[in-house]
RNA sequence: UCACCGCUUGCGGGAGAGAUCACUCAACGUCCUACUGAUCGAGAAGAUCAGACGGAAGUUGAGUGGCGCCGAAGGAGCAACCCCCCGGGAAACUCUCAGGCUCAUGUACCGCUUGCGUAGG
Numbered sequence: 001u002c003a004c005c006g007c008u009u010g011c012g013g014g015a016g017a018g019a020u021c022a023c024u025c026a027a028c029g030u031c032c033u034a035c036u037g038a039u040c041g042a043g044a045a046g047a048u049c050a051g052a053c054g055g056a057a058g059u060u061g062a063g064u065g066g067c068g069c070c071g072a073a074g075g076a077g078c079a080a081c082c083c084c085c086c087g088g089g090a091a092a093c094u095c096u097c098a099g100g101c102u103c104a105u106g107u108a109c110c111g112c113u114u115g116c117g118u119a120g121g
Stems, first nucleotide, its partner, number of pairs: 001121002005117003010112004018067001020066009030056003035051006068101003074097001075095003081088002
């Protein structure tokens, strides 16, 4: 100094699976009953606007639990083969502990790239 390998920096690409059900909390606007104030009005008849309380369902977000589902963070298991035994032994395969299931984020892996290390030439 260079290629391989391992880790690592940045950029780009990068899938799958319920926008599920139940409960609780918060926010948002809508509707309804009565109440308060103002205006119109002869008239607490009625109408309009605003305010606070209560109720109803809806949307969004979060948490918990249930069922269903996905595999490409991580994790675990195994073939051939090696080995006297014990055991070693791969994945994009399998499992689904973990993780995930609108979008986004993230993801194994791929391309380029940053830095470090090992041993070899």
Glycine riboswitch aptamer from a Microthrixaceae bacterium, 121 nucleotides, folded computationally. Of the family's consensus pairs, 90% are formed in the model. Rfam family: Glycine riboswitch aptamer. From the family's description: This family represents the bacterial glycine riboswitch.